Model confidence (mean pLDDT): 87 of 100. A computed fold for an 89-nucleotide RNA from a Rhodocyclales bacterium, annotated as c-di-GMP-I riboswitch aptamer. The source organism's lineage runs through Bacteria, Pseudomonadati, Pseudomonadota, Betaproteobacteria and Rhodocyclales.
RNA sequence: GAUUCAUAAGGGCAUACCCGGCGAAAGCCGGUGACGCAAAGCUUCCGGGCUACGGUUCCCACGGGAACUAUGCCAGCGGGGUUGCCGAG
Numbered sequence: 001g002a003u004u005c006a007u008a009a010g011g012g013c014a015u016a017c018c019c020g021g022c023g024a025a026a027g028c029c030g031g032u033g034a035c036g037c038a039a040a041g042c043u044u045c046c047g048g049g050c051u052a053c054g055g056u057u058c059c060c061a062c063g064g065g066a067a068c069u070a071u072g073c074c075a076g077c078g079g080g081g082u083u084g085c086c087g088a089g
Stems, first nucleotide, its partner, number of pairs: 004089001005087001012037002018031005035076001041082003045079003048074003054069006
């Protein structure tokens, strides 16, 4: 220095529910709260999942409905990249 990660120490993040706000929605931001997390820090490059405003097609009683589709979203779904605290082996 690299990889892996035991036991501690100092700590860190923060699920769901609820409240306020944004958004068509998924979801996000803030508050509260902790289910958990050794990267549950950051990052959509790959896979996967969610939503369907808009678009396309079809049906229609012309009010509307159905199917498909991310440019939207999930980093606390995996993989990758990158940064990082402590210190036995």